[in-house]
Context: one part of a larger RNA
RNA sequence: CUGGGCGUAAAGCGCGGGCAGGUGGCCCGUUAAGUCUGCGGUGAAAUCCCGGAGCUCAACUCCGGAUAUGCCGCGGAUACUGGCGGGCUAGAGACUGGUAGGGGCGAGUGGAAUUCCAGGUGUAGCGGUGGAAUGCGUAGAUAUCUGGAAGAACACCGGUGGCGAAGGCGGCUCGCUGGGCCAGUUCUGACACUCAUCCGCGAAAGCGUGGGGAGCAAACAGGAUUAGAUACCCUGGUAGUCCACGCCGUAAACGAUGGGCACUAGAUGCCGGGUCUAUAGACGGAUUCGGUGUCGCAGCUAACGCAUUAAGUGCCCCGCCUGGGGAGUACGGCCGCAAGGCUGAAACUC
Numbered sequence: 001c002u003g004g005g006c007g008u009a010a011a012g013c014g015c016g017g018g019c020a021g022g023u024g025g026c027c028c029g030u031u032a033a034g035u036c037u038g039c040g041g042u043g044a045a046a047u048c049c050c051g052g053a054g055c056u057c058a059a060c061u062c063c064g065g066a067u068a069u070g071c072c073g074c075g076g077a078u079a080c081u082g083g084c085g086g087g088c089u090a091g092a093g094a095c096u097g098g099u100a101g102g103g104g105c106g107a108g109u110g111g112a113a114u115u116c117c118a119g120g121u122g123u124a125g126c127g128g129u130g131g132a133a134u135g136c137g138u139a140g141a142u143a144u145c146u147g148g149a150a151g152a153a154c155a156c157c158g159g160u161g162g163c164g165a166a167g168g169c170g171g172c173u174c175g176c177u178g179g180g181c182c183a184g185u186u187c188u189g190a191c192a193c194u195c196a197u198c199c200g201c202g203a204a205a206g207c208g209u210g211g212g213g214a215g216c217a218a219a220c221a222g223g224a225u226u227a228g229a230u231a232c233c234c235u236g237g238u239a240g241u242c243c244a245c246g247c248c249g250u251a252a253a254c255g256a257u258g259g260g261c262a263c264u265a266g267a268u269g270c271c272g273g274g275u276c277u278a279u280a281g282a283c284g285g286a287u288u289c290g291g292u293g294u295c296g297c298a299g300c301u302a303a304c305g306c307a308u309u310a311a312g313u314g315c316c317c318c319g320c321c322u323g324g325g326g327a328g329u330a331c332g333g334c335c336g337c338a339a340g341g342c343u344g345a346a347a348c349u350c
Stems, first nucleotide, its partner, number of pairs: 003322004007304002012318001014201004021194003025088007033081002035077008049065006091191001092188003095184005103177007110154001114150008125136002162169002206247006215241002220236004258317006266295012299306002323350003332343004
C1' cells in the first nucleotide's frame, strides 16, 4: 500500500412491486459456528530469504536457520457477529377521529370559440404578406343577424400553488377507488431496509382492427423568396391528432442528482394539519408536525455551485463508469405484426 468514482468531465436503471441474496433496534439468558488464544499433528525435498562453509572468485554446491501466511484435532476466552430461548417499544404496521388535493377509473352534463349547413340584411370585394401572389367572391363572398349540426379543447380562477412512484393530472356534477398529512397513543411486538432474476406501470411518435374527424397539420400540391430554395413566409391539404380494444417500451423519461436511516447554524415566503395565547368571535402573536421554494454558515466541490429537500458527516443495499473514434454499429440471442427495442463486441485508428 492492499482502487477511484457517477449534478455539469465516462458513469443513477424512466418509475414502482418484490422472491432469492445482503444488511438489521433495546435488554436478559444460553450456545460457542464466526472471532481470539494455548498445545499437538500436518504443511516432502529442491527453489526463495538470512547466517556460515567448499571449488583461487563467481555462477554452482553443501550445512544450519527462518519461513511455510494453510488445514485438522484437543483445551480455553465470550466483548462483538451468528444460532436458540425469553422480554421490551423508541423502528415498522394496525386502529380511532379529523383533513387538503387537476391522484386514478366510469357515466352524465355546460358555456365560449371554430368550421360547416339553412335562412334574413347587404354589395364588391375578401383573404394574406416585408410587399405580393396562389386562393375565395356578382352562381352574391367577406361583414352582420337568426336557427341548426359536428368534433376537439376547457379562457378567467391559475400561483413563484396542489396531487401522483414515475410517465403525468385542470370546465361542472355524480358513482367507484388509491395514496398522503394531522391528532389520539388503543393494539401487534422488529413484523424492518434494499433488491440480481422476475412482474407491473410507462409522454410523444408509430403499428393492428373498428369508429370518429371541427380545428390543427408531417407527407403532398400550388404561390412567393432566392443564384438555387426539395426550406423559412403564404393558400390549400392527407395520414395523424380524438374514441374503443390490442401492440410498441423509447425520451434532454432531467433535479441530467438511486433508495433507506441517523446526525450537522440560521433567515424568509407559500401549501396542509395541530397546540398555546389573545379575542365576544375573528384578524393577529408564539410553537409544533408534514410538504414545497428562495437565501445563507460550517463542511464539501476542479470550478460552477450544493448547503436539514446536501452535492456536508456516517452506515446498509442496488445500478452504473474505466481515453476518443469505430459504435449503441456488427454478429448471436431474446422480444415485436412491423418500425424497431434490449443485450452488445472486434479489427483498425488517434
RNAcentral holds the full RNA, with entries from SILVA. The part of an RNA shown here (small-subunit ribosomal RNA, central domain) has 350 nucleotides and comes from a metagenome.